[in-house]
Context: one part of a larger RNA
Molecule: small-subunit ribosomal RNA, central domain
Organism: Solanum acaule
RNA sequence: UUGGGCGUAAAGCGUCUGUAGGUGGCUUGUUAAGUCCACCGUCAAAUCCCAAGCUUCAACCCUGGACAGGUGCUGGAAACUACCAGGCUGGAGUACUAUAGGGGCAGAGGGAAUUUCCGGUGGAGCGGUGAAAUGCGUAGAGAUCGAAAGAACACCAAUGGCGAAGGCACUCUGAUGGGCCGACACUGACACUGAGAGGCAAAACCUAGGGGAGUGAAUGGGAUUAGAUACCCAGUAGUCCUAGCUGUAAAUGAUGGAUACUAGGCAUUGUGCGUAUCGACCCGUGCAGUGUUGUAGCUAACGCGUUAAGUAUCCCGCAUGGGGAGUACAUUCGCAAGAAUGAAACUC
Numbered sequence: 001u002u003g004g005g006c007g008u009a010a011a012g013c014g015u016c017u018g019u020a021g022g023u024g025g026c027u028u029g030u031u032a033a034g035u036c037c038a039c040c041g042u043c044a045a046a047u048c049c050c051a052a053g054c055u056u057c058a059a060c061c062c063u064g065g066a067c068a069g070g071u072g073c074u075g076g077a078a079a080c081u082a083c084c085a086g087g088c089u090g091g092a093g094u095a096c097u098a099u100a101g102g103g104g105c106a107g108a109g110g111g112a113a114u115u116u117c118c119g120g121u122g123g124a125g126c127g128g129u130g131a132a133a134u135g136c137g138u139a140g141a142g143a144u145c146g147a148a149a150g151a152a153c154a155c156c157a158a159u160g161g162c163g164a165a166g167g168c169a170c171u172c173u174g175a176u177g178g179g180c181c182g183a184c185a186c187u188g189a190c191a192c193u194g195a196g197a198g199g200c201a202a203a204a205c206c207u208a209g210g211g212g213a214g215u216g217a218a219u220g221g222g223a224u225u226a227g228a229u230a231c232c233c234a235g236u237a238g239u240c241c242u243a244g245c246u247g248u249a250a251a252u253g254a255u256g257g258a259u260a261c262u263a264g265g266c267a268u269u270g271u272g273c274g275u276a277u278c279g280a281c282c283c284g285u286g287c288a289g290u291g292u293u294g295u296a297g298c299u300a301a302c303g304c305g306u307u308a309a310g311u312a313u314c315c316c317g318c319a320u321g322g323g324g325a326g327u328a329c330a331u332u333c334g335c336a337a338g339a340a341u342g343a344a345a346c347u348c
Stems, first nucleotide, its partner, number of pairs: 005318002007302002012316001014200004021193003025088005031082001033081002035077004040072004049065003053061001091190001092187003096182001099179001103176001105174005110153001114149004119145003125136002161168002206244005214239002219234004256315006264293011297304002321348003330341004
């Protein structure tokens, strides 16, 4: 390497779009490239295998023979793959009718809380902790009545919903993406996957300009302690907005995508039908999701189990003992931080 693998042992790219390539529904005819059959040529000798000979026997040696296989010519076959021509509707898509949704973008509005500020009332503490102190306060704090600012949206809220993933929740409006149900009108395989490539991508970081209430790396002070980078009081960057940059996460379901098949029970979301009803419910059932339990089967076990880790097919990615090491060197990208690709010596 092969065999065999990738939930947890090494191993699924963070996620999607899509080029080349690989793979591909039913049916009729054509061709004969792949495929199959026959004949002929060829694949030096030695070697290998088989049989006989020689040698007392054996090896060596000598004689003969292949089987299987490769390759080429010619002639056939036409089931499958492929080519060309035609047809079909089940896959896929378009149009139509409804519908659910924190899907994304932009604009407008709202209340609770917090902090600050102005003024009034009031007059000695407040705050904090295991206990204290630093801190704030008679220059009037804390408490209680008004204004401003920034950020986040209690209850509803769920085992719930949407999105490819990251993620998305106060309310309203505008334009907009995707899904699902139904009816069956149209196209007629237009499909699946996807090396390279491209888009998006939490938090943090970086650049420029704003903003700055709360919180809060760094930092200062107060305690405790053997020490105290933890606790307390303050507090800068950041957190927020706009335009860029970065391209990483335990980016997790630690489970790539697509299709088909293989017991059920219970719950729930969207929608259709039947039944029922004045109507909304209820009950039964179909499709599409989300959960839970579980049969067969699988698994080293844990567990998975129609949302498979079961049974199969197609395509892509990845792993090959631990450390050295996600390091060195080199290249590409980046303002930088760094990211991507990614060894070896040596050692156990």